This is a predicted structure of a 312-nucleotide part of an RNA (large-subunit ribosomal RNA, domain IV) from Guillardia theta.
It matches the Rfam family "Bacterial large subunit ribosomal RNA". On this family, see Yusupov et al., Science 2001: "Crystal structure of the ribosome at 5.5 A resolution".
Model confidence (mean pLDDT): 84 of 100.
It is recorded under the gene name rnl.
NCBI's taxonomy places the organism under Eukaryota, Cryptophyceae, Pyrenomonadales, Geminigeraceae, Guillardia.
[in-house]
Context: one part of a larger RNA
RNA sequence: CUCUUAAGGAACUCGGCAAAAUAGUUCUGUAACUUCGGGAUAAAGAACACCUUUUAAUAAAGGUUUUAUAAAUAGGGAAUAGCGACUAGUUAAUAAAACUACAAGACUUUGCUAAAUUGUAAAAUGAUGUAUAAGGUCUGAUAUCUGCCCAGUGCUAGAAAGUUAUUUUAUGUGGUGAAAGCUAUGUAAAUAAGCUUUAGUAAACGGCGGUUGUAACUCUAACAAUCCUAAGGUAGCGAAAUUCCUAGUCAAUUAAUUGUUGACCUGCAUGAGAGAUAUAACGACUUUUCCACUGUCUCAAGAGUGAAUUCA
Repeated sequence: CUCUUAAGGAACUCGGCAAAAUAGUUCUGUAACUUCGGGAUAAAGAACACCUUUUAAUAAAGGUUUUAUAAAUAGGGAAUAGCGACUAGUUAAUAAAACUACAAGACUUUGCUAAAUUGUAAAAUGAUGUAUAAGGUCUGAUAUCUGCCCAGUGCUAGAAAGUUAUUUUAUGUGGUGAAAGCUAUGUAAAUAAGCUUUAGUAAACGGCGGUUGUAACUCUAACAAUCCUAAGGUAGCGAAAUUCCUAGUCAAUUAAUUGUUGACCUGCAUGAGAGAUAUAACGACUUUUCCACUGUCUCAAGAGUGAAUUCA
């Protein structure tokens, strides 16, 4: 390295890692759920070779060998939850995934010499396209939905007024000079964007409270009061890939469970496109359980092949 093994059968281990098991064709049969397409080769079960007789051919009868999809080839299956819809792509040489992408949704810019990008420029891409188009940003099939806040930051729009660089105009003063002029300097008026300012805008960046009292056992507080705020977290989900305390409490699973699942809600620090919740199908993804199976183990043993070493 390749195999075999009594009895047991996951007791091994972070974990069934590895191995074993399943496997073909025909026929029967096939659940929940479902986007009605699937799920599905679901699951579960039966048959199978060759020769002779007979027959159009099967069938049937008899016989042979070791049990006959005789070798090779050739899915293990079921249940549960999470994440991501899916097919696809990814760290060339330790990571294939829940990451990226995706169809789809939304916001936003752009009217064509388009916006955007590259370049000093000429020019080019965009595009031999034209808003059902092109660029940017975010989310990520589908279904049900997507609450409140524009005070701050940003963006867009507006414009009465204020502020000002620069420039222009008018007018004065000093120095110098014969003068023209040159030079220094003051005052006043006009003058851009921006800022101040006024609105809008959150699928823009973001944010979404505290205290006290109250019901005829107790507890709790639908209710009331008060402070603060731009507004005080709505629907949903919830010890979660988020829960510190925590191995929360109850139930199921086990002889026994820091596990898993279902509930509860006291959410240290959930929450609605940095999307919320649910979801059939899919996944060399992750968690838990069961059946089958086995040298993973109890607990080792044996056979063979090759190599190494030694001797010849």